[in-house]
Context: one part of a larger RNA
RNA sequence: CUGGGUGUAAAGGGAGCGCAGGCGGGUGAUCAAGUCAGCUGUGAAAACUACGGGCUUAACCCGUAGACUGCAGUUGAAACUGUUCAUCUUGAGUGAAGUAGAGGUUGGCGGAAUUCCGAGUGUAGCGGUGAAAUGCGUAGAUAUUCGGAGGAACACCGGUGGCGAAGGCGGCCAACUGGGCUUUAACUGACGCUGAGGCUCGAAAGUGUGGGGAGCAAACAGGAUUAGAUACCCUGGUAGUCCACACUGUAAACGAUGAUUGCUAGGUGUGGGGGGUGUGACCCCUUCCGUGCCGGAGCUAACGCAAUAAGCAAUCCACCUGGGGAGUACGACCGCAAGGUUGAAACUU
Numbered sequence: 001c002u003g004g005g006u007g008u009a010a011a012g013g014g015a016g017c018g019c020a021g022g023c024g025g026g027u028g029a030u031c032a033a034g035u036c037a038g039c040u041g042u043g044a045a046a047a048c049u050a051c052g053g054g055c056u057u058a059a060c061c062c063g064u065a066g067a068c069u070g071c072a073g074u075u076g077a078a079a080c081u082g083u084u085c086a087u088c089u090u091g092a093g094u095g096a097a098g099u100a101g102a103g104g105u106u107g108g109c110g111g112a113a114u115u116c117c118g119a120g121u122g123u124a125g126c127g128g129u130g131a132a133a134u135g136c137g138u139a140g141a142u143a144u145u146c147g148g149a150g151g152a153a154c155a156c157c158g159g160u161g162g163c164g165a166a167g168g169c170g171g172c173c174a175a176c177u178g179g180g181c182u183u184u185a186a187c188u189g190a191c192g193c194u195g196a197g198g199c200u201c202g203a204a205a206g207u208g209u210g211g212g213g214a215g216c217a218a219a220c221a222g223g224a225u226u227a228g229a230u231a232c233c234c235u236g237g238u239a240g241u242c243c244a245c246a247c248u249g250u251a252a253a254c255g256a257u258g259a260u261u262g263c264u265a266g267g268u269g270u271g272g273g274g275g276g277u278g279u280g281a282c283c284c285c286u287u288c289c290g291u292g293c294c295g296g297a298g299c300u301a302a303c304g305c306a307a308u309a310a311g312c313a314a315u316c317c318a319c320c321u322g323g324g325g326a327g328u329a330c331g332a333c334c335g336c337a338a339g340g341u342u343g344a345a346a347c348u349u
Base pairs, nucleotide, nucleotide: 003321004320005319006318007303008302012317014201015200016199017198021194022193023192025088026087027086028085029084031082033081034080035077036076037075038074039073040072041071042070048066049065050064051063052062053061054060091191092188093187094186095184096183097182098181099180103177104176105175106174107173108172109171110154115149116148117147118146119145120144121143125136126135162169163168206247207246208245209244210243211242215241216240220236221235222234223233258316259315260314261313262312263311266294267293268292269291270290271289272288273287274286275285276284298305299304322349323348324347331342332341333340334339
């Protein structure tokens, strides 16, 4: 390489959009590029294979045939792929009628709690721990009542509940705005799927500039513990956490499971719709979409998965090929930096 694989053994890109490319629904016709058949030319010789022959044999040599699986031309075929034309509606989309939601952005508002400030009451402790101490407090703390300031987060509801492509999203209200689902079947008529590059989004931490700073808290300081204690525990505490704009582009970015389509027993919850029996809401039957659990066939090394597949198939992309060296070195690209992306070898086992 081929092959075989990618939930947990090595291996699914963090996610989306999408150019090229690859692949692509039904019917009729067209052409004949792919495809198939015939013929012609060519496919040097040698080598190779078969048969026959020559050196006593063999190696070797000679003859004849085959083969050289290819290429070009030409004449045909038209099922399949393709081209072009016409047409269809089930894929896809649009419209119409409904509908659920922490989907996003911006602005405003609210209460509880912590801290701080002012005032009142009040007096000797408070705090903290395994036990203590550092710390706070007679300059009046802790506790308690009233008033004020400010920042951050939104208890209960809350739910293997919902929404989003992923990251993620949770007090209330408004404005703007994206997507989904159901029903209908009016319209378009294959307009589709995937997607190397590319572009966009992307938790936390981190970076730049300017704000903000209640609580928490890397670093740091002190107190303990200990043989030591650069820790675990305690008292403090700065970056940061918050906002705006810009950057970074990584995570156990996980369902460790790429996207899309079709098919393949059931049972039982739950969220959002539709239809029906019935009619008072319920209940019951049925159907579509989502989200869980159990389970059969099948699959699997086992664990387990099992209509939300890891089953049976198809298309496209990504990735793997013993461990270490190493996600390192070098180079390139990106970044303000931190660093990121791409990514070896010697050597060793």